[in-house]
Context: one part of a larger RNA
Molecule: large-subunit ribosomal RNA, domain VI
Organism: Prochlorococcus sp. P1361
RNA sequence: CGCAGGAACAUUGAGAGGAUUUCUCCCUAGUACGAGAGGACCGGGAGGAACGCACCUCUGGUGUACCAGUUAUCGUGCCAACGGUAAACGCUGGGUAGCCAUGUGCGGAGUGGAUAACCGCUGAAAGCAUCUAAGUGGGAAGCCCACCUCAAGAUGAGUGUUCCCAUGGCAUAAGCCAGUAAGGUCACGGGAAGAACACCCGUUGAUAGGCUCUACGUGGAAGUCCAGUAAUGGAUGCAGCGGAGGAGUACUAAUAGACCGAGGG
Numbered sequence: 001c002g003c004a005g006g007a008a009c010a011u012u013g014a015g016a017g018g019a020u021u022u023c024u025c026c027c028u029a030g031u032a033c034g035a036g037a038g039g040a041c042c043g044g045g046a047g048g049a050a051c052g053c054a055c056c057u058c059u060g061g062u063g064u065a066c067c068a069g070u071u072a073u074c075g076u077g078c079c080a081a082c083g084g085u086a087a088a089c090g091c092u093g094g095g096u097a098g099c100c101a102u103g104u105g106c107g108g109a110g111u112g113g114a115u116a117a118c119c120g121c122u123g124a125a126a127g128c129a130u131c132u133a134a135g136u137g138g139g140a141a142g143c144c145c146a147c148c149u150c151a152a153g154a155u156g157a158g159u160g161u162u163c164c165c166a167u168g169g170c171a172u173a174a175g176c177c178a179g180u181a182a183g184g185u186c187a188c189g190g191g192a193a194g195a196a197c198a199c200c201c202g203u204u205g206a207u208a209g210g211c212u213c214u215a216c217g218u219g220g221a222a223g224u225c226c227a228g229u230a231a232u233g234g235a236u237g238c239a240g241c242g243g244a245g246g247a248g249u250a251c252u253a254a255u256a257g258a259c260c261g262a263g264g265g
Stems, first nucleotide, its partner, number of pairs: 001153001005164007015150004021049007033038001051107005059101004066094005071086006112144002118138004165265001167178004183260004188202004207253003210249005216242003223236005
């Protein structure tokens, strides 16, 4: 921009894409078969591999400043206690959320249709024979459907429900312009959404921050007291500290506003 008014929501599915894998074992059954050795079809069940999708409860990885330890050096006058730097975490031990796999769950199921090679039935031409000429069956991991996803720019622009509509000016013939309606955009607070855009939520509010509690992480703070000559250890005390998790709470900020958008098709 189009979909012959302007919108919101819900849909149909032309069409497109994805997936389609495979192994071992058990039962049937040591049965059929076979002199024996060996050893089934059909049917039923179990467990895997690789691949794919999703997820983070578990097992782990990361987790750039969440906690602790520690060396050198500088600083806060000194002790103690802290802070900075050591190449984009000084080093080391751990680690929430998120992200992830090596972790977990699920999937390739089932039912049809038309067929290929091939196997048939009936059956002439050709008194026989013949699956074929008329007619009519079976038959594949393949084809069509079925399963998952997208999908009306499918310009062949589909369908349904609901909402808004006879204002002003100029022309008066369709029209042009302005302010509006339903509705939408910007802006603002955000997001398990995201490169930008888009998408989703938001005062009829827990959206973000703050605060309180808590899960969880770290692992026992500072200060004081006690023991020891001291280094150090113990008590106070599952302590102190705290990014993203959970719950609660309008304290702060989602304010104030601006703009676009039909004229009865």